[in-house]
RNA sequence: GGAUCUGUAGCUCAGCCGGUUAGAGCACCUCGCUGAUAACGAGGAGGCCCGAGGUUCAAGUCCUCGCAGAUCCACCA
Repeated sequence: GGAUCUGUAGCUCAGCCGGUUAGAGCACCUCGCUGAUAACGAGGAGGCCCGAGGUUCAAGUCCUCGCAGAUCCACCA
């Protein structure tokens, strides 16, 4: 330098061919249970989806340009 893939809650991920309110597990907080802890049960908080544009009535989802990461290839020494 080229190609492909990934980027959604603190962490690991889902979100199918664009369409009603963006979800799960773990972690966290509160309550219950217990002598107490763990486990278990109930409830709760937490993200506008890497950034900027574009298309569309409507974009996490499509397109473009960036940024970050992973893998492969090439080049140099």

The prediction has a mean pLDDT of 81. This is a predicted structure of a 77-nucleotide RNA (transfer RNA) from Mycolicibacterium sp. CBMA 213. RNAcentral records the identical sequence in 2 taxa. Rfam family: tRNA.